The RNA shown here (small-subunit ribosomal RNA) has 1432 nucleotides and comes from a metagenome.
RNAcentral holds the sequence, with entries from SILVA.
Rfam family: Bacterial small subunit ribosomal RNA.
Its mean pLDDT, the model's own confidence on a scale to 100, is 80.

RNA sequence: GGUUGAUCCUGCCGGCGGCCACUGCUAUGGGAGUACGCUUAAGACAUGCGAGUCGAGAGGGUUCGGCCCUCGGCGCAUUGCUCAGUAACACGCGGACAAUCUGCCCUAUGGUGGAGGAUAACCUCGGGAAACUGAGGAUAAUACUCCAUAGAACUCCUCUGCUGGAAGGCUUGGAGUUCGAAAGCUCAGGCGCCAUAGGAUGAGUCUGCGGCCUAUCAGGCUGUAGUGGGUGUAAAUGACCCACUAACCUAUGACGGGUACGGGCCUUGGGAGAGGUUGCCCGGAGAUGGGCUCUGAGACAUGAGCCCAGGCCCUACGGGGUGCAGCAGUUACGAAAACUUCACAAUGCGCGCAAGCGCGAUGAGGGAACUCCUAGUGAUACCACUUCGGUGGUAUCUGUUCAGAUGCCUAAAAAGCAUCUGGAGAAAGGGCCGGGUAAGACGGGUGCCAGCCGCCGCGGUAAUACCCGCGGCCCGAGUGGUGGUCAUUAUUAUUGAGCCUAAAACGUUCGUAGCCGGUCCGAUAAAUUCCCGGGUAAAUCGUAUGGCUUAACCAUGCGAAUUCCAGGACGACUGUCGGACUAGGGACUGGGGGAAGCCUAGGGUAUUCCCGGGGUAGGGGUAAAAUCUUGUAAUCCCGGGAGGACCACCAGUGGCGAAGGCGCUAGGCUAGAACAGAUCCGACGGUGAGGAACGAAGGCUGGGGUAGCAAACGGGAUUAGAUACCCCGGUAGUCCCAGCUGUAAACGCUGCGGACCUGGUGUCGGGAGAUCUGCGAGAUCCCCCGGUGCCGGAGCGAAGGUGUUAAGUCCGCUGCUUGGGGAGUACGGUCGCAAGACUGAAACUUAAAGGAAUUGGCGGGAGAGCACCGCAACGGGAGUAGCGUGCGGUUUAAUUGGAUUCAACGCCGGAAAACUCACCGGGAGCGACGGCUACAUGAAGGCCAAGCUGAUGACUUUGCCUGAUUAGCCGAGAGGUGGUGCAUGGCCGUCUUCAGUUCGUACCGUGAGGCGUUCUGUUAAGUCAGAUAACGAACGAGACCCUCGUCCACAAUUGCCACCCUUUUCUCCGGAAAAGGAGCACAUUGUGGGGACUGCCGGCGCUAAGUCGGAGGAAGGGGAGGUCGGCGGUAGGUCCGUAUGCCCCGAAUCUCCCGGGCAACACGCGCGCUACAAAGGUAGGGACAAUGGGCUUACAACGCCGAAAGGCGAAGUCAAUCCUGAAACCCUAUCGUAGUCUGGAUUGAGGGUUGUAACUCACCCUCAUGAAAAAGGAUUCCGUAGAAAUCGCGGGUCAACAUCCCGCGGUGAAUACGCCCCUGCUCUUUGCACACACCGCCCGUCAUGUCACCCGAGUUGGGCCUGAAUGGGGUAUUGCUAUCAUGGCACUCUCGAGUUCAGGUUCAGCGAGGAGGACUAAGUCGUAACAAGGUA
Repeated sequence: GGUUGAUCCUGCCGGCGGCCACUGCUAUGGGAGUACGCUUAAGACAUGCGAGUCGAGAGGGUUCGGCCCUCGGCGCAUUGCUCAGUAACACGCGGACAAUCUGCCCUAUGGUGGAGGAUAACCUCGGGAAACUGAGGAUAAUACUCCAUAGAACUCCUCUGCUGGAAGGCUUGGAGUUCGAAAGCUCAGGCGCCAUAGGAUGAGUCUGCGGCCUAUCAGGCUGUAGUGGGUGUAAAUGACCCACUAACCUAUGACGGGUACGGGCCUUGGGAGAGGUUGCCCGGAGAUGGGCUCUGAGACAUGAGCCCAGGCCCUACGGGGUGCAGCAGUUACGAAAACUUCACAAUGCGCGCAAGCGCGAUGAGGGAACUCCUAGUGAUACCACUUCGGUGGUAUCUGUUCAGAUGCCUAAAAAGCAUCUGGAGAAAGGGCCGGGUAAGACGGGUGCCAGCCGCCGCGGUAAUACCCGCGGCCCGAGUGGUGGUCAUUAUUAUUGAGCCUAAAACGUUCGUAGCCGGUCCGAUAAAUUCCCGGGUAAAUCGUAUGGCUUAACCAUGCGAAUUCCAGGACGACUGUCGGACUAGGGACUGGGGGAAGCCUAGGGUAUUCCCGGGGUAGGGGUAAAAUCUUGUAAUCCCGGGAGGACCACCAGUGGCGAAGGCGCUAGGCUAGAACAGAUCCGACGGUGAGGAACGAAGGCUGGGGUAGCAAACGGGAUUAGAUACCCCGGUAGUCCCAGCUGUAAACGCUGCGGACCUGGUGUCGGGAGAUCUGCGAGAUCCCCCGGUGCCGGAGCGAAGGUGUUAAGUCCGCUGCUUGGGGAGUACGGUCGCAAGACUGAAACUUAAAGGAAUUGGCGGGAGAGCACCGCAACGGGAGUAGCGUGCGGUUUAAUUGGAUUCAACGCCGGAAAACUCACCGGGAGCGACGGCUACAUGAAGGCCAAGCUGAUGACUUUGCCUGAUUAGCCGAGAGGUGGUGCAUGGCCGUCUUCAGUUCGUACCGUGAGGCGUUCUGUUAAGUCAGAUAACGAACGAGACCCUCGUCCACAAUUGCCACCCUUUUCUCCGGAAAAGGAGCACAUUGUGGGGACUGCCGGCGCUAAGUCGGAGGAAGGGGAGGUCGGCGGUAGGUCCGUAUGCCCCGAAUCUCCCGGGCAACACGCGCGCUACAAAGGUAGGGACAAUGGGCUUACAACGCCGAAAGGCGAAGUCAAUCCUGAAACCCUAUCGUAGUCUGGAUUGAGGGUUGUAACUCACCCUCAUGAAAAAGGAUUCCGUAGAAAUCGCGGGUCAACAUCCCGCGGUGAAUACGCCCCUGCUCUUUGCACACACCGCCCGUCAUGUCACCCGAGUUGGGCCUGAAUGGGGUAUUGCUAUCAUGGCACUCUCGAGUUCAGGUUCAGCGAGGAGGACUAAGUCGUAACAAGGUA
């Protein structure tokens, strides 16, 4: 850092540090060091070297060199290498030897006399390939033998003392037995030799304590345990033998298995620890595997011997040789490790009197980025450029280092040191730059590809994460990677964790070992503490001083090295011993309480069945049904009987029990708890590994029993299916007896015991007291003890919570946990009749799994409230038909593209004939600017004609005109309705016809968060009021604004004309109409004000907010309608309105022209229009609006022509002035319920208009034609008043074309005044395994591929053990042989390698097939779990 939307925990994974090994890239020096085939193969080894020396022991040879050979002495048991074996007296620390040895060395005493026989080299002769060996002859010694003396050992007797923890030791004398020394040389100095005693050194044996894992190893052992006597040894001992006894070890882990040389030490860590131990030092063991032996002071030796095995080499095939885990080196193995160097100069060892000789010990060099330390790769100044980061250059200086030379140093070199010369020249990389974690929001490439990444995670076209470039950061002669290890990790917890819910209390009790243990006194001193002494090798470590230029390194001094041994002191606590006590515990007595257990007896209701009677058509069952039952009489009612199971009410977070569990009544037997007591014992106690007992339901065995219920099973339903849920039946079982199983969410998910720490309130049992009393085993109150609940304080806890019945504070003991999965699985063992139980892993896989709480979202959870885009009531439609229009689909050269639930579909204002236009077919045109090229030998342009073409000086040919640029190539542009609305701005839709969204301060919570914003009433409203750890505030709502409705004032042209005046016309003479003047009353238009506020009254409500009713009023509780749209969500829509990043096209995806297409048509859908007719159609006549629009091709009065569409003229109007038939409606007539005088589709013919153009594909008129359709299934839409419905009018688009859209007015109903059932929204609450938020999450089988494990008939190989057979060889005794021989042969006893066979055990390989597991972007089937998850 990583689980989450966020939070707090638990918990693991990963990162940062140190050390070790290997490794990538890179690399200038110097010094130091205990560094370099340890890891794998204690595998195999060519070649060379690694142990000799002595002439002052002796003989001989001789090239005369103290040279060679031999005998002899000493040494070769040291040094060096390695770590296979070994869990052991192997090692470490401390002891013992009264059970021992010790060459060379030191000290002391004494001695060194006499005699003898051989033998090698040598000479002669043989054998053999060789190795080697035989015979004969000669000779010496410090070689060998004998005698003597000294002496030693042992036995017996005897005496005195000494040492010591203890005499078997030492010491006197006597007797006996056995054994029995010596060596010389000389340089005349010495060096040796022998005996005894002592010392030193070294070695041997025994012993206390200490240090690995495993119980899925629990019993082991027969020389085993011991005694006596022997053998053997330097020496004790079953080390070995004989006899006897039957012991001995083990839960404090025997025996077995695995692993491993041990220690000083090393790494890491604050320490305790954990891990390691290659190198240095000490000890051990080994020398190809195994066994045996000689010599010797010392070996069971290996650079000695013998034998076997296996390997290699030589061979004349007869026979021989060999052992690098010494130094180099080779090979094999591997990720992994150096030169077949120099020297004995130093240190040391052997020999020697010595000189000296020898030494792959050792010293010195070479190689390798082994470790540590140390230095450098330049310094200064100036100039130029600069994106101010740097880059390039010049000059001067220095000379560490470097190169060269000389001297010193060295065994010889190298290195080093000193001097001189040259010259900045020759010396920087590795890793990283998303977070953790220091360093890029730089450029290019790539596009879930390639790749990166310890972990989290990057990459799907704007990658700070891949690959490059540039820039930066860290360390630096190094820097990264991989593996291991310590720390991080209090994730093994002694220091120092936990176990209600995260992993974890055994189901419960009894109890063995163990651990722990009340009060007082005395003793002791095991333990503890302190002191002193010894020991803890050196090196290492700490510290001080010193030596290398410093440092590393080295030297010296001091200290530490906790463990251990011996002595002493103390006496509190623990232990032990002795004595006492009663508070723990136990016993006893008493009266009560209890579903405590077992046995026996009795009873009760109900179900079922049977019998009898009554009675008749259904009964039963369900959401609804059916299977089922019933006419052989059911269900139902009454009476009787049988049988089994059970025990209502009482019954209570009441009681009892260790838990499981226990419920009718009575009796008997048994056990336990509480209370009370002036009784007794006297710590007898607590816990409890193993062990034992009990232990629900279910299951199993045997025997009974069986009414009801009911797994399995049969049938009926449900369903896509239904091996289920529901229904009808029904067998095991449930019940009893005797056994077995031994498990449960056996739960308080909370082990047992003890002590202490505020309280309140119930209830059960016992007891003391008080009051009342009906007197009763009564009632009430209070207190004490014990049990059982609730609430709650401190404290604790991650929180939920717990809280004297602790999850608080302490003590004692036990069990258990250590990420998730694999897995409570496999294997093994024990138990079981079986099922299975107990014990209980690993490989592999994974970054989380998990706990508690928070905010949302969701629920086929709950409770409130609201809405005509909900319901109910009512009205009118859609869904049917034809047509219009849009969409899908299909078709097509193209049918351009977008929008797709509400929130796409008469939408993109999108009514496309060309244009539009983006699509298709064809044709043509266009490159600012720069470089190159071409060009007065004429570029580009223009023109006539011909050709090409649908058409065109666009192109080609010929000709003419003009006169400077052109556009061929490369870049770069213009332009793009090309891509990306998931890169964007802006605008818009929608949630939202909603009432929500937040802030400041305070408060609560560890925190996410909460509170406020909740509750009650109310509202259209988080509107307002009251309550309230909240108090205030902001946005939204409301208000402000506009229109309409009422009134008032002002104003008066183009509006108006009531009153007044004038003129004209008509007249039924009443009057009417028109024009002008005057005027602004009315209307209208415009501007500005008033008015409505629950203000007034009454009811309800809390004296509130408000609500209901009423009055007045034009209008009444928001007056009606609009405009306005919070915080945000929806990756909603739009790159095709414009803008815009990136990508793309760039002579074509740009621009223009012609034609086509967007208009296609088997079909499906949406929105409309017209209808189906009489509230109607048709014909004739008559009436009333408002909003608006109109200039140069506009609106057009009016007149004429035409049947009409329309045409031809034309006044007026730049508009309150001119222009612009309202229709439904009313009246009259007709039609008479019919496919019609309804309906008008479709089609034919003829005209008209617009326009370049009307075929694809416009509109209009007239005539003719006259389709479907007779009220529309499931379902669905809109609407609450001037609204629906219905009627027309205007405008937009527009050359022409509306059934569309936006407005306008005319006519003008019905129903409700509610509800939350459906659809949704808001709030509260609840559950959640959801958070991309239920269109969520998620389980299992099957299918694909990969991996590891398990079982597996068997098969192959290795290790170990046991037994048998054989037995190389060896020890010992005996015998035989006897030429000479310390030999040979044979018997016996014993040890015993190796081989073979058999058995056991363990490990590994292969194995048909089988089983599960883990992982595996988009496979199949279902939907088990999470919400009441739809059957908790």